[in-house]
The part of an RNA shown here (small-subunit ribosomal RNA, 3' major domain) has 467 nucleotides and comes from Capsicum pubescens. RNAcentral holds the full RNA, with entries from SILVA. Its Rfam family is "Bacterial small subunit ribosomal RNA". Taxonomically the source falls in Capsicum (Eukaryota, Euphyllophyta, asterids, lamiids). Model confidence (mean pLDDT): 80 of 100.
Context: one part of a larger RNA
RNA sequence: UAACGGGGGCCCACAUAAUUGGUGGAGCUUGUGGUUUAAUUUGAUGCAAAGCGAAGAACCUUACUAGGGAUUGACAUGCUGUGAAACCUCUUGAAAGAGAGGGGUGCCUCGGACACAGGUGGUGCAUGGCUUUCGUCAGCUCAUGCCUUAAGGUGUUAGGUUAAGUCCUGCAACAAGCGUAACCCUCGUGUUUUGUUGCCAUCAUUGAGUUUGGAACCAUGAAUAGACUGUUGGUGAUAAGCUAGAGGAAGGUGAGGAUGACAUCAAGUUAUCAUACCCCUUAUACCCUAGGCGACAUAUGUGCUACAAUAGAUGGGACAAAGGGUUGCGAUCCUGAGAGGGUGAGCUAACCCCAAAAACCUAUCCUCGGUUAAGAUUGCAGGCUGCAACUCCCUUGCAUGAAGCCGAAAUUGGUAGUAAUCGUCGGUCAGCCAUACAAUGAUGAAUUUGUUCCCGAGCUUUGUACA
Numbered sequence: 001u002a003a004c005g006g007g008g009g010c011c012c013a014c015a016u017a018a019u020u021g022g023u024g025g026a027g028c029u030u031g032u033g034g035u036u037u038a039a040u041u042u043g044a045u046g047c048a049a050a051g052c053g054a055a056g057a058a059c060c061u062u063a064c065u066a067g068g069g070a071u072u073g074a075c076a077u078g079c080u081g082u083g084a085a086a087c088c089u090c091u092u093g094a095a096a097g098a099g100a101g102g103g104g105u106g107c108c109u110c111g112g113a114c115a116c117a118g119g120u121g122g123u124g125c126a127u128g129g130c131u132u133u134c135g136u137c138a139g140c141u142c143a144u145g146c147c148u149u150a151a152g153g154u155g156u157u158a159g160g161u162u163a164a165g166u167c168c169u170g171c172a173a174c175a176a177g178c179g180u181a182a183c184c185c186u187c188g189u190g191u192u193u194u195g196u197u198g199c200c201a202u203c204a205u206u207g208a209g210u211u212u213g214g215a216a217c218c219a220u221g222a223a224u225a226g227a228c229u230g231u232u233g234g235u236g237a238u239a240a241g242c243u244a245g246a247g248g249a250a251g252g253u254g255a256g257g258a259u260g261a262c263a264u265c266a267a268g269u270u271a272u273c274a275u276a277c278c279c280c281u282u283a284u285a286c287c288c289u290a291g292g293c294g295a296c297a298u299a300u301g302u303g304c305u306a307c308a309a310u311a312g313a314u315g316g317g318a319c320a321a322a323g324g325g326u327u328g329c330g331a332u333c334c335u336g337a338g339a340g341g342g343u344g345a346g347c348u349a350a351c352c353c354c355a356a357a358a359a360c361c362u363a364u365c366c367u368c369g370g371u372u373a374a375g376a377u378u379g380c381a382g383g384c385u386g387c388a389a390c391u392c393c394c395u396u397g398c399a400u401g402a403a404g405c406c407g408a409a410a411u412u413g414g415u416a417g418u419a420a421u422c423g424u425c426g427g428u429c430a431g432c433c434a435u436a437c438a439a440u441g442a443u444g445a446a447u448u449u450g451u452u453c454c455c456g457a458g459c460u461u462u463g464u465a466c467a
Stems, first nucleotide, its partner, number of pairs: 001467001003464003007461004012456001015451002019414005026305003030301004034296002042053002064291006073116001077115002079112003083108001087102006118280002121278003127274002129269003139178003144173001145154003158169003184257004189225005199214003228251001231245005294433001307407001312365006323354003328347002333342003378399006420443005426437001
C1' cells in the first nucleotide's frame, strides 16, 4: 500500500420494515440435469447457466446416427487441352448419381495432372472483436511542487452539502484528465407554420371523401418558447445548500430511454466473424435418402391455465394506442354448424385491408356441488399449409371429462399511471408446437415521512500471525 475481521464511525439501495401480487402443491408448456439411445449434434452451470445462443428443428435448417455415392471436389485462383453446352424425352435408382435417344443454333462450358480448396475438428488458459457482472455504484488517475532513507504519502483528507470526488469553506499544495452532470431521443404546455388521404361544417347516404366551403378545434410533422433554486419568507457561516410558499402545463435531476470511468472474475464466446498453433486430407472435407435433435422410472428452473359467485354461460351495447401489408393485406356477396371454401372491390397505404379490441355496461340463466367451475387425456368426423403432416404441425365440430377446493420449509417482483387485471400488434415465418420474446394501449390500487437487524455497495478509522 492492498486484502481480510461474527472491530468502530458515517452513509446509501424494494436491502430490511410496511403493503400488495406471485413461485414452491395440481395439470400442461418450454429449457436444463440425469438416464436411455445407432444418434438422442453442440455451447452456456451461484448471483452474472437453465422460454439462454435459437426473431420460430416435419424435409431443408443440421453441426448427430445408419445406409448409398463420389475424390481437384458444393466454392476460389493459377497451368494445360478440347468443342460442345444449355434444353426435352426415356431406362435404372430411395435420392444423389449413372446410361441412352431427340431435335437444334449458338457462346457457353467440359476434361486432365498438380499446386491447392475444404473442416460447425481442438485449444476462449495463444488472441482480436463483441458481451456479462460489480454498477449508472462514485469513483479512478496524472504533471509540477512539498514530505519520507525507501515502498509511498500529499493533492483525493477536514467542516458543511449533494443523486454525485455535486458544490462551498479551509488547508503544502496548485493545475489537469477519464467518469458524474449537461449536450441526444421520446412523453407532458403554449406559439408560428402546413392544408391531403387527416379535422370541422354542408351535401349525399353508399361497401367506399363521392360534392361544396373553412383553417377556429383535434391531429400531422417541422421550427421555436418554456424550468434556471429564476422569485418571496425561514434557516445556514454574509457560502454551498436545505425547507415552506407564490406563479406555472410542468419545481427543484419534470417522467422514461440511450449513454456504462480505471479495474475485477485466465468470466462468456475459436459454433457470428476474424485469427495463431495443432490435427484430418479416398476423409474429421463433399452430395443424397431415412432417422435423430421431439426418447422418459426421475430431479429442477422460467412460464401458462386453474381450483370458482368480485365467478361462469348466452343475447344486446360502448370506448384505444401502436404496428404490418404487392410472391402481400384481402372488403363485399354466396356457401358451410364451424374451421374453412368460392368470388376478387380497394390498397405500393393519415385514403383500402388485417380489425372483432378485451376487461367494462346491460338483460336472462345457473345457486355452492368436484358443479353449467376446471379443462388434462382419449375416440370419431372434418379443414389449412406444404413434394411430404406416421415418427413430428396447427386448427374445427361432436363425444370423453383426469389432477386440482389457494399450496410446508423456503423464496421472489413492485414505490404511481407503478403493481395487479385486460386485450391488441409485430418480428422470425409456406405452416407452426408463441403459454416465448419485443412493442402497444385500456382499467387502475395498497404501503413506506423509520434504519435495530439480514443481504450488497461507498468513504473513513483501527487490528492482523496474510500478500